[in-house]
Context: one part of a larger RNA
Molecule: small-subunit ribosomal RNA, 5' domain
Organism: uncultured prokaryote
RNA sequence: GAAUGAACGUUGGCGGCGUGGAUUAGGCAUGCAAGUCGAGCGGUAAGGCCCCUUCGGGGGUACACGAGCGGCGUAAGGGUGAGUAACGCGUGGAUACCUACCCCCUGGACCGGAAUAGCGGCGGGGGAAACUGCCGGUAAUGCCGGAUAAUCUCUCCGGAGCAAAUGGGACUGCCGCCGGGGGAUGGGUCCGCGUCCUAUUAGCUUGUUGGUGGGGUAACGGCCCACCAAGGCUGCGAUGGGUAGCGGGCGUGAGAGCGUGGCCCGUCACACUGGGACUGAGACACUGCCCAGACACCUACGGGUGGCUGCAGUCGAGAAUCUUUGGCAAUGGGCGCAAGCCUGACCAAGCGACGCCGCGUGCGGGAUGAAGGCCCUCGGGUUGUAAACCGCUGUCAGAUGGGCGGAAAUGCUAUGAGGUUCUCCUCAUAGUUUGACCUAUCUUCAGAGGAAGUACGGGCUAAGUUCGUGCCAGCAGCCGCGGUAAGACGAACCGUACAAACGUUAUUC
Numbered sequence: 001g002a003a004u005g006a007a008c009g010u011u012g013g014c015g016g017c018g019u020g021g022a023u024u025a026g027g028c029a030u031g032c033a034a035g036u037c038g039a040g041c042g043g044u045a046a047g048g049c050c051c052c053u054u055c056g057g058g059g060g061u062a063c064a065c066g067a068g069c070g071g072c073g074u075a076a077g078g079g080u081g082a083g084u085a086a087c088g089c090g091u092g093g094a095u096a097c098c099u100a101c102c103c104c105c106u107g108g109a110c111c112g113g114a115a116u117a118g119c120g121g122c123g124g125g126g127g128a129a130a131c132u133g134c135c136g137g138u139a140a141u142g143c144c145g146g147a148u149a150a151u152c153u154c155u156c157c158g159g160a161g162c163a164a165a166u167g168g169g170a171c172u173g174c175c176g177c178c179g180g181g182g183g184a185u186g187g188g189u190c191c192g193c194g195u196c197c198u199a200u201u202a203g204c205u206u207g208u209u210g211g212u213g214g215g216g217u218a219a220c221g222g223c224c225c226a227c228c229a230a231g232g233c234u235g236c237g238a239u240g241g242g243u244a245g246c247g248g249g250c251g252u253g254a255g256a257g258c259g260u261g262g263c264c265c266g267u268c269a270c271a272c273u274g275g276g277a278c279u280g281a282g283a284c285a286c287u288g289c290c291c292a293g294a295c296a297c298c299u300a301c302g303g304g305u306g307g308c309u310g311c312a313g314u315c316g317a318g319a320a321u322c323u324u325u326g327g328c329a330a331u332g333g334g335c336g337c338a339a340g341c342c343u344g345a346c347c348a349a350g351c352g353a354c355g356c357c358g359c360g361u362g363c364g365g366g367a368u369g370a371a372g373g374c375c376c377u378c379g380g381g382u383u384g385u386a387a388a389c390c391g392c393u394g395u396c397a398g399a400u401g402g403g404c405g406g407a408a409a410u411g412c413u414a415u416g417a418g419g420u421u422c423u424c425c426u427c428a429u430a431g432u433u434u435g436a437c438c439u440a441u442c443u444u445c446a447g448a449g450g451a452a453g454u455a456c457g458g459g460c461u462a463a464g465u466u467c468g469u470g471c472c473a474g475c476a477g478c479c480g481c482g483g484u485a486a487g488a489c490g491a492a493c494c495g496u497a498c499a500a501a502c503g504u505u506a507u508u509c
Stems, first nucleotide, its partner, number of pairs: 001509004006505005013359006019352002026315003030312003035072003040069002043065002047063001048061005079270003088195008097187002102183007110146004119136004124132001152161003167175002196242003203233003208230008245267004249260004272293005295306004323349001325348003331345001332343004362392004372383004396450001398445002401442002405438002411432009453498005458479003464493005474481002
C1' cells in the first nucleotide's frame, strides 16, 4: 500500500447493489417450513343446492369433501462443517452394475378368489393421557391364485420359469396398467496421478496378503464364511500423534509464490448421542420406524411425549452478527386431465455506514477587510469573501397528481390447420383473466431552507503558535518527548489530510 463475513471509539443526510451467528455441532417457548389426487375406492363428518318437517331434525344430490383405504411425492428443495488426511475431493480413465417419473419402438391386458380399514355393535383396561381389545360386515388402480409367454431369465441347449388395472373419465380419439428392447437423465463401483504438520512417532498387520470353493449384493471384490499357503505395507516415511471438509475460486503480488475456502456454484459428510434395519426405483432416511443413553416436558405416579446444524424468534457464552414481516404476482418444485392446492425454496419488504458505488449538504456577487476569537514588536497580523448583505438555482429529502414496466402463460371463448368423418385430442392466431412488492420517469408546491465530521500537526510525514503543567500528569508505530519559556503532555486558536465517514485494534499478502 492492498484486503476483511470484522470488532471498538467519535460522528452520521439520501439512494442503488451486495452482505450479516466466524464463538457453544450449547439448550430451546411459540408459529410456520410437504403435501396432493373424488378423473383409483367404499362413502358422507362439515358446507352448498333440492325436497320433507312435529322446527329437534330427516331424506336426496355429489357442487364439494372431514376421517379412512389406495397412488405419487416426502431420498428433492432448505441447513450446518461436527467427523473425515480418505478414492473424501480434484483430474484423467475404467465397467462387473442399477435407474421411479420422461421419450421412441414392440408385444400384451384372459378367468377367478380371499380379506381389511372406514362403518355398526359390545364395550373393556389405564384414575387421566398417549393409545388400545372383541364381534359383525364392505370397496378398490390394495392383496392373492390360475391361465397365457418371447426379442425376457435360467439352461446340461432337450427344456424350464416369470405379468397385468377391458381400470378410470364428461366415453371411438383422453388418462392410466403389464412384459421386452433402445434412449435420456441420475447414480453405484474400481484404478493412475495430485492433496497440511510431526521421526522428540520406526517398525506396522492375522481376515492380515494371496488361492480354491461357496454365500451375499443391482454389481466386482476377504464384502462375509470354510479350507489351504505365509504372506502384505514401510526411510519415495508405513504405523502412530496433531490439525483440517475438498474443489471452482477469493486476497495479495510484476510474476513465481504465499495466504485462504465467508457469500455463489459443484461435491462429500452430518441431523440430540450411539446402534439397527424396514419401506422403496432410490435411504440405512433433518421435520419416518425400532433399541439403548443423556437431557427436557406432561402425569391422576400406573405411564407417556420431544429433538430448530429449516424460516423467524429466545436464553447462554462472546469483541461480535438482523424481523417471531408480506406474497405465491414471477422463477422453480410436488400432486392433479385440469381448475387448483401446497411450497419460511423463492420473490419481496424490514433492521445494521458491515462493504462497494453514486449524489447532496448550495451557486454568483460581496471590504468598512464588521463584530467576536487567537497572536502581537501594540503599528498590526490572522480567522477571511469566510459572515452579514444582494441576486439566483432547486439535485436529494418533504408534500401533490399522473405513469411505462417487472406479465408471459394456464384456463375459458372464437377462428384456422392436423389427427381416418362430427361433439374428442394436438397445434397456431385473436380476445379475456392474473402484481406480494417495487417503480423508471413526468407535473405542481414551498423554500437555502432539513444535512460535517474524524484523525493528525518533533522526524519518518502534509500541517505551528500561545497558555497550563514541571521526569508530575501524561504521550508513544520506531527514534524518543516531559526535571520552569515543551512546535512531542493538556487546552485554545490556526493549519494539514481524508470525508458520510475518519481513526484504532486484529489478521493475510